This is a predicted structure of a 100-nucleotide RNA (Bacterial small signal recognition particle RNA) from a Phycisphaerae bacterium. Rfam family: Bacterial small signal recognition particle RNA. Rfam classes the family as a non-coding RNA gene. The sequence was found by an Rfam model in a public genome assembly. Taxonomically the source falls in Phycisphaerae (Bacteria, Pseudomonadati, Planctomycetota). The coordinates come from a structure-prediction model, not an experiment, and the mean pLDDT is 77.
[in-house]
RNA sequence: GGUUGGGUCCUCUGCAACGCUGCGCCGCGAACCUGGUCAGGUCCGGAAGGAAGCAGCCAUAAGCGUGUAGCGGCGGGUGCCGGAGGGUCGCCUGACUGGA
Numbered sequence: 001g002g003u004u005g006g007g008u009c010c011u012c013u014g015c016a017a018c019g020c021u022g023c024g025c026c027g028c029g030a031a032c033c034u035g036g037u038c039a040g041g042u043c044c045g046g047a048a049g050g051a052a053g054c055a056g057c058c059a060u061a062a063g064c065g066u067g068u069a070g071c072g073g074c075g076g077g078u079g080c081c082g083g084a085g086g087g088u089c090g091c092c093u094g095a096c097u098g099g100a
Base pairs, nucleotide, nucleotide: 001097002096003095004094005093006092007091008090009086010085011084012083013082014081015079016078018075019074020073021072022071023070024068025067026065027064028063034059035058036057037056042051043050044049
């Protein structure tokens, strides 16, 4: 001095984490206008017994949730992570090589 690979740069993309969100799960969730069980009281009955049924209790709907280790969707000034392609003036770095 030459040739060439990689990084830095750009595009696409995988994965991960994060955020938002749908479903699922979990929890909560109705004075009456949901269901069950219905003390007391009420009603029917001579009685036996029966009926409706408030509170309470249990369950649940819509819905709610600083919940969620599951399944999806979306996002980007995320990542000492990976893949493909492009670029390669300069800078960093590896290999080969000519000359003095």